Bacterial RNase P class A from Algicola sagamiensis DSM 14643, 352 nucleotides, folded computationally.
The prediction has a mean pLDDT of 79.

RNA sequence: CGAGUUGGCUGGAUAAUCGCUGUUCUUCAUUCGAAGAAGGGAGGAAAGUCCGGGCUCCAAAGGGUAGGAUGCCAGGUAACACCUGGGCGGCGUGAGCCGACGACAAGUGCAGCAGAGAGUAGACCGCCGAUGGCCUUCGGGUACAGGUAAGGGUGAAAGGGUGCGGUAAGAGCGCACCGCGCAGCUGGUAACAGUAUGUGGCAUGGUAAACUCCAUCCGGAGCAAGACCAAAUAGGGAUCCUGUAGCGUGACCCGCGUUGGAUCCGGGUAGGUUGCUUGAAACUUGAAGCAAUUCAAGUUCUAGAUGAAUGAUUGUCCUCGACAAAACCCGGCUUACAGGCCAACUCGUUCC
Numbered sequence: 001c002g003a004g005u006u007g008g009c010u011g012g013a014u015a016a017u018c019g020c021u022g023u024u025c026u027u028c029a030u031u032c033g034a035a036g037a038a039g040g041g042a043g044g045a046a047a048g049u050c051c052g053g054g055c056u057c058c059a060a061a062g063g064g065u066a067g068g069a070u071g072c073c074a075g076g077u078a079a080c081a082c083c084u085g086g087g088c089g090g091c092g093u094g095a096g097c098c099g100a101c102g103a104c105a106a107g108u109g110c111a112g113c114a115g116a117g118a119g120u121a122g123a124c125c126g127c128c129g130a131u132g133g134c135c136u137u138c139g140g141g142u143a144c145a146g147g148u149a150a151g152g153g154u155g156a157a158a159g160g161g162u163g164c165g166g167u168a169a170g171a172g173c174g175c176a177c178c179g180c181g182c183a184g185c186u187g188g189u190a191a192c193a194g195u196a197u198g199u200g201g202c203a204u205g206g207u208a209a210a211c212u213c214c215a216u217c218c219g220g221a222g223c224a225a226g227a228c229c230a231a232a233u234a235g236g237g238a239u240c241c242u243g244u245a246g247c248g249u250g251a252c253c254c255g256c257g258u259u260g261g262a263u264c265c266g267g268g269u270a271g272g273u274u275g276c277u278u279g280a281a282a283c284u285u286g287a288a289g290c291a292a293u294u295c296a297a298g299u300u301c302u303a304g305a306u307g308a309a310u311g312a313u314u315g316u317c318c319u320c321g322a323c324a325a326a327a328c329c330c331g332g333c334u335u336a337c338a339g340g341c342c343a344a345c346u347c348g349u350u351c352c
Base pairs, nucleotide, nucleotide: 001348002347003346004345005344006343007342008341009340010339012317013316014315015314016313017312018311020041021040023038024037025036026035027034028033043323047334048333050332051331052330053329054328055222056221057220058219062254063253064252065251067218068217069216070215071214072086073085074084075083076082087101088099089098090097091096102213103212107211108210109207110206124152125151126148127147128146131145132144133142134141135140160178161177162176163175164174165173179202180200181199182198183197184195185194186193187192226274227273228272229271236265237264238263239262240261241260245259246258247257248256281300282299283298284297285296286295287294288293
């Protein structure tokens, strides 16, 4: 100097004029409300609605079956499919990144073409032909029976690998070493790693994001939840079940509770208040911890609309402006993002 990786910050600024909306105070009015002042008014993702909860109601009697979710280990958290650290596997020269990461000897399935054969899976080309057969000049020949899976070929993958012995030719057939299984020992909380211990010729492929098996966990509905006030209407009509029945906030069964329940037609109201923003909150400092985070002290109050508020105009500056708008709240994940800034680390080139 260039190229990358990881983490973080920002997301136009400023002045003036007019306008919108919520809180507090003052004055007037009191029927709606009006005027003034003070200090507030969209995000890092508000998006997706994918997870987890707080809160409200069913409403509290539970148990089982089916079903669903998660899936290496340890920790964090209110909790989680999230986060942090580690293990194993894969990608990358590397900093780093990714993982739907329990079990295939419990069982059942699935895998095109090629190939002899693709999982209690083989004989196409080859090799031998000792023993038996046939022929023979008795030297041998043949390759029929039979043996073989070391060599070659097909394929993404082919019956552990290298070497020696043995054999008619071969083969873990035997042996040595490596690999693999089981057991032991060592380190680690563990996942797991190592092995200069012993033993066995040897478990014989892939796939569970295939069905399945195993372990752990799991009520539902949702602020349009729910509570209160006011007003209006038609104490309307019909049908069915009816105590061995009906109903009771996921399905089914048992249990428990309760005494009515369900459907259709028709009529009225859909107005206001609340829930509604002080919260598992944010920031600073210190301590503990590898970290996520926890504890202590201090500081701050930061939108609450309801047909839906934050906009318009002008001037100047500049990095010339991206993705994009709350509707009960919070913790995450995922996706989108112009430009600018900061820190650490990796690789390459050049110079000293």